[in-house]
RNA sequence: CAAGUAGAUUGGGUGACCGCCCGUCUCAAGGCGGGAGGAAAGUCCGAGCUCCACCGGGCAGGAUGCUGGGUAACACCCAGGAGGGGCGACCCUACGGAAAGUGCCACAGAAACACACCGCCAACGGCUGGCUAAAAUCAGUGCGGGUAAGGGUGAAAUGGUGAGGCAAGAGCUCACCAGCAACCGGGUAACCGGUCUGCUGGGUAAACCCCAUCCGGAGCAAGACCAAACAGAGGGGCAAGGAGACGCCCGGCCCAAAGUCCCAGGGUAGGUCGCUUGACCCUAGUGGUAACACUAGGGCUAGAUAGAUGGUCACCGCUCUGAGUAGUCGGAGUACAGAACUCGGCUUAUAGAUUUGCUUGACCC
Numbered sequence: 001c002a003a004g005u006a007g008a009u010u011g012g013g014u015g016a017c018c019g020c021c022c023g024u025c026u027c028a029a030g031g032c033g034g035g036a037g038g039a040a041a042g043u044c045c046g047a048g049c050u051c052c053a054c055c056g057g058g059c060a061g062g063a064u065g066c067u068g069g070g071u072a073a074c075a076c077c078c079a080g081g082a083g084g085g086g087c088g089a090c091c092c093u094a095c096g097g098a099a100a101g102u103g104c105c106a107c108a109g110a111a112a113c114a115c116a117c118c119g120c121c122a123a124c125g126g127c128u129g130g131c132u133a134a135a136a137u138c139a140g141u142g143c144g145g146g147u148a149a150g151g152g153u154g155a156a157a158u159g160g161u162g163a164g165g166c167a168a169g170a171g172c173u174c175a176c177c178a179g180c181a182a183c184c185g186g187g188u189a190a191c192c193g194g195u196c197u198g199c200u201g202g203g204u205a206a207a208c209c210c211c212a213u214c215c216g217g218a219g220c221a222a223g224a225c226c227a228a229a230c231a232g233a234g235g236g237g238c239a240a241g242g243a244g245a246c247g248c249c250c251g252g253c254c255c256a257a258a259g260u261c262c263c264a265g266g267g268u269a270g271g272u273c274g275c276u277u278g279a280c281c282c283u284a285g286u287g288g289u290a291a292c293a294c295u296a297g298g299g300c301u302a303g304a305u306a307g308a309u310g311g312u313c314a315c316c317g318c319u320c321u322g323a324g325u326a327g328u329c330g331g332a333g334u335a336c337a338g339a340a341c342u343c344g345g346c347u348u349a350u351a352g353a354u355u356u357g358c359u360u361g362a363c364c365c
Stems, first nucleotide, its partner, number of pairs: 001361010012316007020035006037336001041347002044345005049219004061215005066080005081095001082093004096210002101208002103204003117151002119147003124144002126141004159177006178200004182195005223273004234263005242255001244254001280299008317334007
């Protein structure tokens, strides 16, 4: 210098004028202070908080799934193991169990879990022939049967190579290799190394399932409080009048639609709280490989409710570009995006700029 790899930071600045939301001072006018993000997004995980339900446990259902650690918790993070990719830095992995059971394995193929299409086999049974008095021995025959060596099909055909063995074959036996189990050693563990003791079982669990661990439901429109007008329900008072019963009438008493006044309560509109001080942020130290934890000091950083955080102008940055010998003068652009209870993550979007570690290659000293 080029190519690459793993990260980190930033993502416009200054001023003027006119506005918006919140806090505060003020009688008021007005003054002063604060006012978006790294993702505020998707709402995909995990929590706090609130209400409902709940003796406890199980079933069902869901989630997670190599090991250890971190954390309030997680599907997140850190460290490690195994497998795969890359010359390498480094990257990727739903990475428990297929020897509990069930299912499935397209096309092709005889057969995809017990299967014989071609081929091979005359050991066994059968059949035929020969010899014979009759058989056995013998010869033939692939009919029964045996065979997974070879061909062929397929992504995959019963672990691979070689030797022995056999009628022909076959882990049937042996040697080496591979895998699984067991044992020994190392490691907290995943796992690694060894012994060569035993075994040779197709794949698929992002199919059911089994195993281990975890999980009650709904969500700030959660929820709590204050509380009109109008209407209705309830209680009480008042005045007038009235139906009914007491044989009739009168009085008294009981009952009572409607009226009027009052009382108390519930809900609605509206308002207040929840609401931003929190598993918070910054700096330093200590422990730890790290994630992270602890200690000390410092800081306060939007809280609306139809929802503020904006608009105009000027100058300066930055990128591209036009003119000019040059000083300079122009033009275009300046990302993704927009809080609504709050945190921890993940994922996705993002013009440009800055920066650290490392790898490979070329050249120079």